[in-house]
Context: one part of a larger RNA
RNA sequence: AACGAACGCUGGCGGCGUGCUUAACACAUGCAAGUCGAACGCGAAAGAGUUCUUCGGAACUUGAGUAGAGUGGCGCACGGGUGAGUAACGCGUAAAUAAUCUACCCUGAUGUUUGGGAUAACCAGCCGAAAGGCUGACUAAUACCGGAUACAUGAUUACCUGUUGGGGUAAUCAGGAAAGGUGGCCUCUUCUUGAAAGCUACCGCAUUGGGAUGAGUUUGCGUACCAUUAGCUAGUUGGCGGGGUAAAAGCCCACCAAGGCGACGAUGGUUAACGGGUCUGAGAGGAUGAUCCGUCACACUGGCACUGGAACACGGGCCAGACUCCUACGGGAGGCAGCAGUGAGGAAUAUUGCGCAAUGGGGGAAACCCUGACGCAGCGACGCCGCGUGAGUGAGGAAGGCCUUCGGGUCGUAAAGCUCUGUCAGCAGGGAAGAAGUGUUAUACGGUUAAUACCCGUGUAAUUUGACGGUACCUGCAAAGGAAGCACCGGCUAACUCCGUGCCAGCAGCCGCGGUAAUACGGAGGGUGCAAGCGUUGUUC
Numbered sequence: 001a002a003c004g005a006a007c008g009c010u011g012g013c014g015g016c017g018u019g020c021u022u023a024a025c026a027c028a029u030g031c032a033a034g035u036c037g038a039a040c041g042c043g044a045a046a047g048a049g050u051u052c053u054u055c056g057g058a059a060c061u062u063g064a065g066u067a068g069a070g071u072g073g074c075g076c077a078c079g080g081g082u083g084a085g086u087a088a089c090g091c092g093u094a095a096a097u098a099a100u101c102u103a104c105c106c107u108g109a110u111g112u113u114u115g116g117g118a119u120a121a122c123c124a125g126c127c128g129a130a131a132g133g134c135u136g137a138c139u140a141a142u143a144c145c146g147g148a149u150a151c152a153u154g155a156u157u158a159c160c161u162g163u164u165g166g167g168g169u170a171a172u173c174a175g176g177a178a179a180g181g182u183g184g185c186c187u188c189u190u191c192u193u194g195a196a197a198g199c200u201a202c203c204g205c206a207u208u209g210g211g212a213u214g215a216g217u218u219u220g221c222g223u224a225c226c227a228u229u230a231g232c233u234a235g236u237u238g239g240c241g242g243g244g245u246a247a248a249a250g251c252c253c254a255c256c257a258a259g260g261c262g263a264c265g266a267u268g269g270u271u272a273a274c275g276g277g278u279c280u281g282a283g284a285g286g287a288u289g290a291u292c293c294g295u296c297a298c299a300c301u302g303g304c305a306c307u308g309g310a311a312c313a314c315g316g317g318c319c320a321g322a323c324u325c326c327u328a329c330g331g332g333a334g335g336c337a338g339c340a341g342u343g344a345g346g347a348a349u350a351u352u353g354c355g356c357a358a359u360g361g362g363g364g365a366a367a368c369c370c371u372g373a374c375g376c377a378g379c380g381a382c383g384c385c386g387c388g389u390g391a392g393u394g395a396g397g398a399a400g401g402c403c404u405u406c407g408g409g410u411c412g413u414a415a416a417g418c419u420c421u422g423u424c425a426g427c428a429g430g431g432a433a434g435a436a437g438u439g440u441u442a443u444a445c446g447g448u449u450a451a452u453a454c455c456c457g458u459g460u461a462a463u464u465u466g467a468c469g470g471u472a473c474c475u476g477c478a479a480a481g482g483a484a485g486c487a488c489c490g491g492c493u494a495a496c497u498c499c500g501u502g503c504c505a506g507c508a509g510c511c512g513c514g515g516u517a518a519u520a521c522g523g524a525g526g527g528u529g530c531a532a533g534c535g536u537u538g539u540u541c
Stems, first nucleotide, its partner, number of pairs: 001540003005537005012387006018380002020345001025343003029340003034074003039071002042068001047062006081298003090223008100215002105211008113147004123136005153174009180203006224270003231261003236258004241253003273295004277288004300321005323334004351377001353376003359373001360371004390420004400411004424482001426477005434468001439463009485530005490511003496525005506513002
């Protein structure tokens, strides 16, 4: 000098930060990932109204194609948490990939054809305490499965080109796409006020070129301590062939060879997430890795795969284990190292708060919905910073305390008194910025189009959106009124006397004080230093 600190005494206000360092211990409760009806088939109830009524009620309309569950799509691999493991290509840095992939998104082109069979929901029946499940019958799709064509891809052959094994062209063979929805317009036919085909716009779907992004794999260098750890290694090191992967490789397998690593520290052990940074220091260096940012790893413990562009997946699945809970004893359910919160541990660490208004994310054409990310508020002097606790005047140097050589000295202009001010806190009134948009209505222009329709874009006008919060800030009112402590005073080290005690009681960071005048113990008066803090302890330089 510093701190994610703790403890003691004390404590007025505000701003900005920050807050389980211990048990990766166990968790009650609530919330933390949904959304789309412009993909699809179903589809209530309460309430209200009308009619009838045997006054019990019934039927119809509305509520409403709403709530809701289901099929399907996208998301759930992001965001958020933790640091257990890991001494390693984990991280940092610099490279390689002629050894690779890239959903969604942006942009360009082309296409969007023709058929089919199911199934959930619902209904009926049944089993079970529950969790849940079985059987039968029905139905839709942008769900699923064929055909055609476009066309990628692969193999073989031929040719061209590159030079490390790569790339291209042609032929043949193999393989091999799709899905519709919504708005508007017009015409014809049938029909009766709607339906089908057509055109068009928007949103999609399929194939493909490009862009951007992200990821996988590999390599060099750097990355703690112990030699009181000296030898380690059989898939081990290499080869050939095969399998496997998006892709190189003993990654895996069969066969062959006997290699490979090591005092430039292998192997083993201990400790530890790494970096940007942070603290300290003149620097070199040392220590550290909270908050914030990047990477990694983990999600009760161990293992495994499925789906998917991406996971071997925190709030998905299966198996095993420990633990907890429910049970009708047959069987089931669960995972806060998400946000709050509880118990435990501990010297020690906060609210079961408000809001999606802003920023960002997911879904949706949009409106909008969701979002404990985030924005805010609450608690804690935990830290840093700022402000205040008054200003001027005032000598009979009051009273009182303390000391005294008894003359006086000192607290001390300090107080009182007088004259003022009004920060903060209090009360009252006014009162922002953070809001940009988006939607709706009207309208202008442009684009699209056969079209003045619809749609898209741009602009204008009106209207609409604030959790914080009547907050910041401003004005007024009243009133010195509500706001100072802590440690120290032998030397180091700024600050001295009296009383008590008598090697006792005690102090102490070091030297050392105390055994009858102790500036060192305890108290008082006085003083010194910091100040809403001051000391102590711990740790680092």